[in-house]
Transfer RNA from a Promethearchaeia archaeon, 76 nucleotides, folded computationally. The coordinates come from a structure-prediction model, not an experiment, and the mean pLDDT is 81. It was read from a public genome assembly. Rfam family: tRNA. Its family is annotated with triplet codon-amino acid adaptor activity in the Gene Ontology. The source organism's lineage runs through Archaea, Promethearchaeati, Promethearchaeota and Promethearchaeia.
């Protein structure tokens, strides 16, 4: 070069058009503890890569772009 796949909190991860975007790890504040761990309770943290576009409504569907990951071909 050309195909494809994925991007949602510090990490992992669901949600595949319909109001407020699950859960797990962590973080934090309490319960318990001599005190640490574990365990229990509560709280806080997302412009869903970006930037248009469809629609009454877009995480979700469409284009470009970014970033990764695979696969073909080419150069050296």
């Nucleotide at each position: 070069a050309g195909g494809g796949g994925c991007g949602u909190a510090g990490c992992c991860g669901a949600g595949g058009g319909g109001a407020u975007a699950a859960g797990g790890c962590g973080g934090c504040g309490g319960a318990c503890u001599u005190c640490u761990a574990a365990u229990c309770c509560g709280c806080a943290g997302a412009u869903c890569g970006u930037a248009g576009g469809u629609u009454c409504a877009a995480g979700u569907c469409c284009u470009a772009c970014c970033g990764u990951c695979c696969c073909u071909a080419c150069c050296a």